[in-house]
About this RNA
Large-subunit ribosomal RNA, domain I from Rubrobacter sp., 595 nucleotides, folded computationally. It was read from a public genome assembly. The source organism's lineage runs through Bacteria, Actinomycetota, Rubrobacterales, Rubrobacteraceae and Rubrobacter. Its Rfam family is "Bacterial large subunit ribosomal RNA". Rfam links the family to the GO terms ribosome and structural constituent of ribosome. Its mean pLDDT, the model's own confidence on a scale to 100, is 83.
Context: one part of a larger RNA
RNA sequence: GGCACCCGGUGGAUGCCUUGGCGCUGGAAGCCGAAGAAGGACGUUGCAGGCUGCGAUAAGCCUCGGGGAGCUGCCAAGCAAGCGCCGAUCCGAGGAUCUCCGAAUAGGAAAACCUCAUACGGGUCAUGCCGUAUGACUCCCGUCCGAACACAUAGGACGGGUAGAGGGAACCCGGUGAACUGAAACAUCUAAGUAACCGGAGGAAGAGAAAACAACAGUGAUGCCCCUAGUAGUGGCGAGCGAACGGGGUAGAGCCUAAACCCAUGUGGUGGAACAGCCGGCAGGCGUUGCCAUGUGGGGGUCGUGGGACCCAGCCGGAAAAGCUGCCGCUUUUCCAAGGAGUUACAAAGCUCGCGGAUAGUCGAACCGGCAUGGAAAGGCCGACCACAGCGGGUAACAGUCCCGUAGACGAAAUCCGACGAGCCUCCUGCUGGUGCUCCCGAGUAGUGCGGGCCCCGUGAAAUCCCGUACGAAUCUGUGGGGACCACCCCAUAAGGCUAAACACUCUCCAGCGACCGAUAGCGGAUAGUACCGUGAGGGAAUGGUGAAAAGUACCCCGGGAGGGGAGUGAAAUAGUACCUGAAACCGCGUGCCU
Numbered sequence: 001g002g003c004a005c006c007c008g009g010u011g012g013a014u015g016c017c018u019u020g021g022c023g024c025u026g027g028a029a030g031c032c033g034a035a036g037a038a039g040g041a042c043g044u045u046g047c048a049g050g051c052u053g054c055g056a057u058a059a060g061c062c063u064c065g066g067g068g069a070g071c072u073g074c075c076a077a078g079c080a081a082g083c084g085c086c087g088a089u090c091c092g093a094g095g096a097u098c099u100c101c102g103a104a105u106a107g108g109a110a111a112a113c114c115u116c117a118u119a120c121g122g123g124u125c126a127u128g129c130c131g132u133a134u135g136a137c138u139c140c141c142g143u144c145c146g147a148a149c150a151c152a153u154a155g156g157a158c159g160g161g162u163a164g165a166g167g168g169a170a171c172c173c174g175g176u177g178a179a180c181u182g183a184a185a186c187a188u189c190u191a192a193g194u195a196a197c198c199g200g201a202g203g204a205a206g207a208g209a210a211a212a213c214a215a216c217a218g219u220g221a222u223g224c225c226c227c228u229a230g231u232a233g234u235g236g237c238g239a240g241c242g243a244a245c246g247g248g249g250u251a252g253a254g255c256c257u258a259a260a261c262c263c264a265u266g267u268g269g270u271g272g273a274a275c276a277g278c279c280g281g282c283a284g285g286c287g288u289u290g291c292c293a294u295g296u297g298g299g300g301g302u303c304g305u306g307g308g309a310c311c312c313a314g315c316c317g318g319a320a321a322a323g324c325u326g327c328c329g330c331u332u333u334u335c336c337a338a339g340g341a342g343u344u345a346c347a348a349a350g351c352u353c354g355c356g357g358a359u360a361g362u363c364g365a366a367c368c369g370g371c372a373u374g375g376a377a378a379g380g381c382c383g384a385c386c387a388c389a390g391c392g393g394g395u396a397a398c399a400g401u402c403c404c405g406u407a408g409a410c411g412a413a414a415u416c417c418g419a420c421g422a423g424c425c426u427c428c429u430g431c432u433g434g435u436g437c438u439c440c441c442g443a444g445u446a447g448u449g450c451g452g453g454c455c456c457c458g459u460g461a462a463a464u465c466c467c468g469u470a471c472g473a474a475u476c477u478g479u480g481g482g483g484a485c486c487a488c489c490c491c492a493u494a495a496g497g498c499u500a501a502a503c504a505c506u507c508u509c510c511a512g513c514g515a516c517c518g519a520u521a522g523c524g525g526a527u528a529g530u531a532c533c534g535u536g537a538g539g540g541a542a543u544g545g546u547g548a549a550a551a552g553u554a555c556c557c558c559g560g561g562a563g564g565g566g567a568g569u570g571a572a573a574u575a576g577u578a579c580c581u582g583a584a585a586c587c588g589c590g591u592g593c594c595u
């Protein structure tokens, strides 16, 4: 020096554990903000570094409930001083306070700072000083004033506004819109209308009541799911892309306008005192009311077996009033009755009560069983009991009957929610048939040419749908569609609008689950966007475990201390806070063998 064995050191693998994560299911909630948010800065406790809470009323103030013996939050013990059955701490609901920054909004600024005006108040003999409130911009509404230029318009002044602005994980709609990649290269194509950016909204969004499909049979708004089907197609017919009809489910709902016509009213034109008007008939009376165009408001009307207006006919509660007067008829309005409907569309505010639910809680069965082992019994043996409760967690090892709970049953002063019921309240009420001579049925629209986009559809025989551009119809004997186009036939009524449910998502709350992880795993994070790095945008860790209980080693000895030896605690101290187990590499003591 090597090898082997033993005993140690070092180290922190492995096993076991879990305070933390991951995924999912069901329910709730789905916004917050100028009444100042989200997010922060700075403060705030008797001693106070961090976290949490709170805001100069500062780990808190008030009220109303719950609860019932301790309490003054956590790391984190201690000291001090207090509070509490006259009900504290704690939990819930409502309220008060709520510095400064931040959309930040009196003006400014290098965020958490500086400076100011007006009104009122405090202080001073007075000024300085202090406090409170108001003071950004835009938009909307009202009143008034009011140019160039007569009316007007612009503009201005005053008053009012719970108007907007900013934030938010994903989902949704719209706008703009890549490349890597794939095609085994690459250009059409693909990736993909994806990512990204921008705008907008809601608890969902969007779509939606056929100018739809279909095929000689029929269906009857929309969305979503399963099939149809990787089919029909499309495609440098490459790579790829990829329907629909129809069927089965979920849910279920349909409506309002424009126009014709009538009434009222404003403006402009025309007509000019009459045979034009005043609901119809007759008589009287009135007097520009007439007619045309256009605007506003009300009624009317809303459809495809075409519908409506207008006209005619039939049927249909009551009363009053009006329509110049009288009579007859007619129409309209109001009220009552009767009937119907309603807060998500179809008109719109809601209120009260009940019921149900949410936000604290309450009750809740059965061994203080016996024996032995052990430090400890919940494990073993023996004997009982409960069970609508033997889910789960804790307790010195494994507990239905020890504790918290669980099944089950109850509970709200206050605030909130409800698609449920009732009442109040609010709204509506003519119907049917006939003739089509007349009128209406959404215009720079449909369509066409050209250029594009989107549809399974890459220009193709290319319809349908959308956009740009130029041209540019018709009103039911109309118009569009049925995949070029034409005919027949069939279907539907464009160019206005609204619409719940069924379906997407989860920053967040509650309950539960897992052939999910168990500290190099699981979120980056057992908490941290911290420490640290970077000018910055940004990047971004590591560190868990004594023991049942600190009972965390009084006292003695060595030592300056660190550390150790006794003693003591404990079941255990080779469990001593460098603490469960304690592998290997690596380093030693000892013994044996070899050299």
Stems, first nucleotide, its partner, number of pairs: 001594005007588003015580001016545002020517002022514007029506002031167002039101003042055003046079002049075003061095006070083003106115003116135007137164002139161007171202001172200005182189001186236001212219002223250005233241002254498003257442001261299010277286002279329006304476001306441004311434005317336007338429005350424005355418005361410003367383001369382003384401002386390001392404003447471007457483001478493005532539002552579001555566004